Model confidence (mean pLDDT): 85 of 100.
SAM riboswitch aptamer (S box leader), 98 nucleotides, folded computationally.
It matches the Rfam family "SAM riboswitch aptamer (S box leader)". About the family: The SAM riboswitch is found upstream of a number of genes which code for proteins involved in methionine or cysteine biosynthesis in Gram-positive bacteria.
It was read from a public genome assembly, where an Rfam model found it.
Order: sequence, then C1' cells, then structure tokens
RNA sequence: ACCUUAUAAAGAGUGACGGAGGGACAGGCCCGAUGAAGUCACGGCAACCUGCAGUUUGCAAGGUGCCAAAUCCCGCAGCAAAUGCUGAGAGAUAAGGG
Repeated sequence: ACCUUAUAAAGAGUGACGGAGGGACAGGCCCGAUGAAGUCACGGCAACCUGCAGUUUGCAAGGUGCCAAAUCCCGCAGCAAAUGCUGAGAGAUAAGGG
C1' cells in the first nucleotide's frame, strides 16, 4: 500500500515568517492582498488509545487528531410530485491487523 472496526449537524486561534493559492477528487458553492498554502511559537478543542478512580460512569491529558462553512453540499441506489428522507460508496481520524 492494503484489511477490519468505530466515529462525524458539537467544539476550538492568535502572533511571526511567507507571498497565491486553499476547501481530498469531479461538479457546485465558498474562503483568500483586510494576506491562501506552508513553517515556527504560544494557545485552545476533543477524548479514539492511555493513566487513575473502580465502573451504564467520572477525573486527568501522556500518544495521535483537530481549531471557516454538516465530512461545506453533492456524486451511486431506493422511496417521494418536489423541497426532502434512508442506505451505500468515497474521503478523514483513531484503534487493531498487515
């Protein structure tokens, strides 16, 4: 690489450097010179693993992750007159396998 399982309408940003892109992909719709990506510093969110208590749970925050918008919406299938609803897929993250 890949496989399995779980989760997702909640939550959380400032500064410095940088200098035009970014939101996975296609379409849409957005964000961006009142400064994108990226890097660094400090801060924060959350609680999968972990630790402690000793258990339908609570506390902590060591390992990850994350800090515009529902995973931003959507793509495939079914239902519905339609807005829409349900499921799958894809992608993401974690834990385990490999």